[in-house]
RNA sequence: GUCCCCAUCGUCUAACGGUCAGGACACCAGGCUUUCAAUCUGGGAACCCGGGUUCGACUCCCGGUGGGGGCACCA
Numbered sequence: 001g002u003c004c005c006c007a008u009c010g011u012c013u014a015a016c017g018g019u020c021a022g023g024a025c026a027c028c029a030g031g032c033u034u035u036c037a038a039u040c041u042g043g044g045a046a047c048c049c050g051g052g053u054u055c056g057a058c059u060c061c062c063g064g065u066g067g068g069g070g071c072a073c074c075a
Base pairs, nucleotide, nucleotide: 001071002070003069004068005067006066007065010025011024012023013022018055027043028042029041030040031039048064049063050062051061052060
């Protein structure tokens, strides 16, 4: 340089183009318990960025950014 893959709550991970973006763990509050742990209930929290297509985009297309890998170059 070029090609391929990946990017979602704090972490991990879902979501035939039509969900208020879900779940687990963690966190916070409350119940239970003499207390703690465990357990039960509830709560807050996310789509990497910019365009395009579409009635409608986390999802499709283009360009970036970051990460991983293949190939090439490198006297």